[in-house]
RNA sequence: GACAAGGGCAAACCUCCGGUGACGGAGGGGCGCAAAGCUCCCGGGUCUGGUUUUUCCCAGACGGCCGAGCUGCCGAA
Repeated sequence: GACAAGGGCAAACCUCCGGUGACGGAGGGGCGCAAAGCUCCCGGGUCUGGUUUUUCCCAGACGGCCGAGCUGCCGAA
C1' cells in the first nucleotide's frame, strides 16, 4: 500500500460436538480483512459465571472491540 501478481483468512447464518455460560472446535457458507497471522504470562474495553439483585472480589470468554508487541507475502507510487 497499487484498478499489480501469486495467494491467504473467513462474518452472519445452518448442521454436529464441547461448555452452566460468554464462547470454542469441525463441515458448509462469504460479510469483510494488507496482517482478520500470533500474544489477554502487555494495557484498556465489552461479555459470561460465582449470584436472586447490587457493590467489591474471584474465575473465565472475546486477538474480526481498540491500542501495543512480535512475525510474514509482493514490490508500483
c-di-GMP-I riboswitch aptamer from a soil metagenome, 77 nucleotides, folded computationally. Model confidence (mean pLDDT): 87 of 100. The sequence is in RNAcentral, with records from MGnify. The model forms 95% of the base pairs in the Rfam consensus.